[in-house]
RNA sequence: GCGCUGGUAGCUCAGUGGUAGAGCAUUCGGCUUUUAACCGAUUGGUCGUGCGUUCGACCCGCACCCGGCGCA
Numbered sequence: 001g002c003g004c005u006g007g008u009a010g011c012u013c014a015g016u017g018g019u020a021g022a023g024c025a026u027u028c029g030g031c032u033u034u035u036a037a038c039c040g041a042u043u044g045g046u047c048g049u050g051c052g053u054u055c056g057a058c059c060c061g062c063a064c065c066c067g068g069c070g071c072a
Stems, first nucleotide, its partner, number of pairs: 001071007010024004018055001027041004048064005
């Protein structure tokens, strides 16, 4: 330099054009003599950045940034 792949909540990841979700974690409550475990609820998002296509974009196109793999 070229190709492929990934970037979404604090963490691990879903979500292939029509209101952004789950588990864990945080916080609060229940239970318990207390803690842990268990149960219920709550909080948390510039969907890597910019531009474009579209009535509508996490999703499609282009460029760029960061990580991984391969070729040279």

The prediction has a mean pLDDT of 81. This is a predicted structure of a 72-nucleotide RNA (transfer RNA) from a Candidatus Obscuribacterales bacterium. The RNAcentral record of the sequence draws on ENA.